[in-house]
A computed fold for an 84-nucleotide RNA from Gorillibacterium massiliense, annotated as c-di-GMP-I riboswitch aptamer.
This record gives sequence, C1' cells and structure tokens, in this order.
RNA sequence: CACGAUAAAUGGCAAACCUGUCGAAAGGCAGGGACGCAAAACUACAGGGCCUUCCCUAGAAUAGGAUGGCAGCCAGUUACCGAA
Repeated sequence: CACGAUAAAUGGCAAACCUGUCGAAAGGCAGGGACGCAAAACUACAGGGCCUUCCCUAGAAUAGGAUGGCAGCCAGUUACCGAA
C1' cells in the first nucleotide's frame, strides 16, 4: 500500500400497539412508541414465496381469474467505519 472483516466508534432505521387519515381489503401515510436490525438502504413483470377480494366466472360452501399489496420472507443491486 492492497485485500479482508469482527470488536469499537459516528450515527441510522423502527416491530407490536395507540391516535388520525386513505383504501373494498391486504396494506400505505403522519405522530407517538421500541420488538429488534450490519444493510431493517433500494428493487414488486428481473426471480421465488406470501397476503387481499370492490370486480368477473362457476357456484351451497368455496375455487379460479383479475386488480391491489408485502422488501422487517427468501432473493437481486448498492453502501458507512474498521483495531486485531
């Protein structure tokens, strides 16, 4: 000097729940809140998986289609610090 990556440090994000709001719903947004996260950053027709039912079809339940959604399910891409 390069590679590597844990501890440490600077910090970051924000589950459940509550309030308000949008939505048919799943779920999203804002505020509070903190279970946790070294990618809990980005990506939803690049891939898998999961969830929803205002609508369509069959219909008794329900199933399929189609719309919508979940990145804190896996996955893809990118990234801060850095002893030993």
Model confidence (mean pLDDT): 83 of 100.